Model confidence (mean pLDDT): 88 of 100. This is a predicted structure of an 88-nucleotide RNA (c-di-GMP-I riboswitch aptamer) from Planococcus sp. 4-30. The sequence was found by an Rfam model in a public genome assembly.
[in-house]
RNA sequence: AUCUGGAAAAGGCAAACUUCACCGAAAGGGAAGGACGCAAAGCCAUGAGCCUACCCGUUGAAAAACGCAGGGUUGUCAGGUUGCCUCG
Numbered sequence: 001a002u003c004u005g006g007a008a009a010a011g012g013c014a015a016a017c018u019u020c021a022c023c024g025a026a027a028g029g030g031a032a033g034g035a036c037g038c039a040a041a042g043c044c045a046u047g048a049g050c051c052u053a054c055c056c057g058u059u060g061a062a063a064a065a066c067g068c069a070g071g072g073u074u075g076u077c078a079g080g081u082u083g084c085c086u087c088g
Stems, first nucleotide, its partner, number of pairs: 003088001005085002012038002017033004022029002036075001042081003046078003049073003056067004
């Protein structure tokens, strides 16, 4: 230095749920609490999947229905990229 791994040690993140006179059309996000878990559960929306449907389009007398990501999800899977330690 690299690989493997998380044995040891030092740490890190934070699911569900609860609260908020917060943001958003919604999905979801943010903050506080809280820990199910995670060797990248750090970051990037590049590919795929999944979620939502404001706008837009079609149908309809209307209410609505259907379609559609410019939205979202990195704790869905890949890919890229940056890190702690080293029983081996």